[in-house]
About this RNA:
The part of an RNA shown here (small-subunit ribosomal RNA, 3' major domain) has 472 nucleotides and comes from an uncultured bacterium. Rfam family: Bacterial small subunit ribosomal RNA. Its family is annotated with ribosome and structural constituent of ribosome in the Gene Ontology. The coordinates come from a structure-prediction model, not an experiment, and the mean pLDDT is 86.

Context: one part of a larger RNA
Parts: sequence; C1' cells; structure tokens
RNA sequence: UGACGGGGGCCCGCACAAGCAGCGGAGCAUGUGGCUUAAUUCGAAGCAACGCGAAGAACCUUACCAGGGCUUGACAUGACGGUGAAGCGGCGGAGACGCCGUGGCCGAAAGGAGCCGCCACAGGUGGUGCAUGGCUGUCGUCAGCUCGUGUCGUGAGAUGUUGGGUUAAGUCCCGCAACGAGCGCAACCCCUGCUGCGUGUUGCCAUCAUUUGGUUGGGCACUCACGCGGGACCGCCGGCGUCAAGCCGGAGGAAGGUGGGGACGACGUCAAGUCAUCAUGCCCCUUAUGUCCUGGGCUGCACACGUGCUACAAUGGCCGGCACAACGGGCACGCCACUGCGCGAGCAGGAGCAAAUCCCUUAAAGCCGGCCCCAGUUCGGAUCGGAGGCUGCAACCCGCCUCCGUGAAGUCGGAGUUGCUAGUAAUCGCGGAUCAGCACGCCGCGGUGAAUGCGUUCCCGGGCCUUGCACA
Repeated sequence: UGACGGGGGCCCGCACAAGCAGCGGAGCAUGUGGCUUAAUUCGAAGCAACGCGAAGAACCUUACCAGGGCUUGACAUGACGGUGAAGCGGCGGAGACGCCGUGGCCGAAAGGAGCCGCCACAGGUGGUGCAUGGCUGUCGUCAGCUCGUGUCGUGAGAUGUUGGGUUAAGUCCCGCAACGAGCGCAACCCCUGCUGCGUGUUGCCAUCAUUUGGUUGGGCACUCACGCGGGACCGCCGGCGUCAAGCCGGAGGAAGGUGGGGACGACGUCAAGUCAUCAUGCCCCUUAUGUCCUGGGCUGCACACGUGCUACAAUGGCCGGCACAACGGGCACGCCACUGCGCGAGCAGGAGCAAAUCCCUUAAAGCCGGCCCCAGUUCGGAUCGGAGGCUGCAACCCGCCUCCGUGAAGUCGGAGUUGCUAGUAAUCGCGGAUCAGCACGCCGCGGUGAAUGCGUUCCCGGGCCUUGCACA
C1' cells in the first nucleotide's frame, strides 16, 4: 500500500422486509449428469455450465461409429512430361466408384481449358485457450481508476481522491499543500410521450354530392405517415439550507427535477470462456488423425438435477353470437383473397400483390346468451389403437398436423428456492429469425392490467472512511 475480520461508522441495490405470481410434488418438452453403446461427436462446470455454442440433427448438416472406396487427393498454387477432355448411354454396385461404348473443347498458330503420370505440396472440427490475436462473460451502469507539476516522507509511498454538506454519480458546492488534467459519470445518438411547419399517395374523411363499402367525385381540416423545428432548464413562486451546491412544496405544463426505455461497460479481476466461427506459434497425422459414399448414431434409459409447457378447475370448462391491436413477413420456386370439395389437417381451381395499394390477418383474453353443479367430473390431457393430411429422393430407427376411439398421473405440492416496484408483475393472443418440413425454446409486438414498499435490525452483493492484523 492492499487484501481480510462472526471490528466500527456512513450509504446503496427486488439484498431483506411488505406484497403478487411461481419453482421444488404430477404428466410432457428440452438441456445436463450418469448408465448403456460399434458410436451414443465435441465444447460449456458455483454465482458467470445445464431451452448454453445449436436462429431448426430423418439424408445433408456431422465433426462420431460400422462397412465399402480414393491416395497430387473433395480444395489452392507452381514446374515437367503426356493426352481417344468434359459430357451422354449401357452394365455391375447400397452408393461412392469401376468397366464398356459413344463423344473428340477454344484458338489461324503459339498456346489455353479439361484429363493422366510424376514432383513441390495440399488437407486435418488432430493437441495445446496454461504459447497467442480477435471476440465474449463477470464483478458492474458499480463510481470508481489514474497522471503531470508541486509539497511531505530516508524509503515503500502519501497528498490531490481525505474533511463538512449534497447527488443516481469522484454529481456539484464549501473547506483544505495542493493546483490542474485524463479514462470513467452525465450530456451529445436511437425509440417513445406533447406540439408547430412542410409534404399529401397507396394514407385520412369534417363539410358537399354519391355508394353495400372512402366506393367514386372532391378535399388535405382531422387520423396517420416521415422530414425539419419547438419544448424541461429547479427556468418561475414559497419554504429549508452556509448568501452555496442542493432539498421539500406549489403554479403552469403533454411531460418535471435523469419524464420512460435503449445503445453505450473506466483501470482492472477470474492463467474465466472460446485453437470447433475465424486467425495463429509450436507439436502431431500423411495409402491417413486427410478425403468420398451407404447405413447407423448424435433421439439410446434403472436413475439424478436445471430450465420450461400443460394442469389439478366454477374468477372455470364447453357451445352459439358480437367486438377491439401492434410489431413484422411475402428468398414471385413467395404471401395467397375468393369459389368449390373435405368433419378436419388439407386439396382442386384461381384474382391481387416486388406491396401505407394485394396477401399472411377471423387476434385472444373480452362482451351477450345457453349448458355443466363440485364429481377424478362436460376438470385434466399423458399413453395407446385405428384412419388420414403435408413437406421431402426418402418420415422404420427419427418429423409436424388432423379425425375417431382410449382416457393415465394430477385435488395446489417437504426442506428449500426464483422473479418482479407500473403500463411493471400476472394473464391473453399475434409476428419474426432459423427453415423443404419441424418451436412448449429464442427475439420482438400489442390487449387486459394489479398488490405492496413501515423500514434498514437481520441474509446476499457493493461503495467511502476508519481500526486490528501473525496474510501478500
């Protein structure tokens, strides 16, 4: 000087408390451990691994296993020599591939492409993240981390950065042997909330006419769209405060005291993570640790854990009728209105739309009416049987969906444990990426919309000062 203390003081954070909904019990989905296996490829490991890399494992992917093949190689560059290229057809084969036949490229030529031989080399998701770059997680959006000069100290170092206030903040004020400065904080950026102006088509419809319908004429006021501005600064008033910084209350205002959300992560810590995104040193393989193919595996199941979904019902389930979104997407081999067929998944036709125009797109919870009457049930839907649909070369291993039948566990969950302070939690549906197909996951969107917060003694994490110290 740090780190540490079941030392002290001050102060924060859904840290506790207050409250709401969960998890831990059930069934299923998914990840992991374990076990199994020819293989069940690999990585991730307390917080910060475990719906994580994987934003799509039937083949492919694929890195694993078995078997069948290749060896200048599936891919690159260069040199030398040679040459009935490639492709197509037939046969064998699971295919890769092999054999036979056919076919004989560009250029006038030199030469080139392709192919063959040989050489130099290629190739490696083989090892080392404890050799590395890059990227990332984490403490932590925490308020800290430092420097120059000066001063103090023999020195390590201190001071500044401590102190009194204040703040979300090393934020600002005051004081002070310090005076300044940098990286952080904040602001500048994006979305959202109010408003003015501009522009009105594909958007909108108050007035006029018209219509089943903003449908048409017309209009650009309104909504909305997307550009440029305004607006909030403790600016105003009162009180408190050291005449300060600031705090409390009030007015006005769409909005207050950082309006709400995002992007943004200081010096550093964990030899944290990644050699399997990529790059890369060294080591290793070289008729194989490279490469091609078929099939299998990554989906195995006595078990154990994490994360989720669906429930156990009446604030509910079922049936009929009626209503109101937003974000997005349309690789035209797309999105598909509408019509017909089918109980349905879907199918057959088929208009429009490269899209503020057409389509996905009826949102669902909700409201109105009806049935159920507390029961393992008209709750719950696992499991299994049967019949179908779709994608795709192909759904046996191993896809999703529909219909009929079957109807399991489950009556609110032990110890323990998680999230959340407001348009939040809870609840309801919708869209998108990946994608041929496959979503209970993920990333977004809107609808309905709470309860509680006395307080900081205690648990966890953190900041500042101080004290002890046998630790560095």